Purine riboswitch aptamer from Enterocloster asparagiformis, 96 nucleotides, folded computationally. Of the family's consensus pairs, 100% are formed in the model. The organism belongs to Enterocloster, within Bacteria. Rfam family: Purine riboswitch aptamer. Its family is annotated with purine nucleobase biosynthetic process in the Gene Ontology. The coordinates come from a structure-prediction model, not an experiment, and the mean pLDDT is 76. RNAcentral records the identical sequence in 2 taxa.
RNA sequence: UUUAGAUUCAUGUAGAAAACUUAUAUAUGCUCAUAAUCGGAUGAGUGUUUCUACCAACUACCGCAAUAGUUGACUAUGAGUUUUCGCAUCCCUGCC
Numbered sequence: 001u002u003u004a005g006a007u008u009c010a011u012g013u014a015g016a017a018a019a020c021u022u023a024u025a026u027a028u029g030c031u032c033a034u035a036a037u038c039g040g041a042u043g044a045g046u047g048u049u050u051c052u053a054c055c056a057a058c059u060a061c062c063g064c065a066a067u068a069g070u071u072g073a074c075u076a077u078g079a080g081u082u083u084u085c086g087c088a089u090c091c092c093u094g095c096c
Base pairs, nucleotide, nucleotide: 003094004093005092010089011088012087013086015085016084017083018082019081020080021079022078023077024076025075026053029046030045031044032043033042034041039062040061047054055072056071057070058069059068060067
């Protein structure tokens, strides 16, 4: 100096995966139609520079027509942190 291998000690990392935190979106919301009252539902649409979701539990309230409150998420994207894998260098060994 070339090439191959081993190792995970150290350093770095334009790669991959996972977890957590945080921000944004959305208000787990709104509108319309139909239906029930032994009930309080079903369907469609809308809402996001946005895929998905648009429910559950509890409490209250209402009485033929209308629900209210509380608590709890998921998903998409951005940022940050950590871990693992991979890669590179260093280090070690052999060959030329």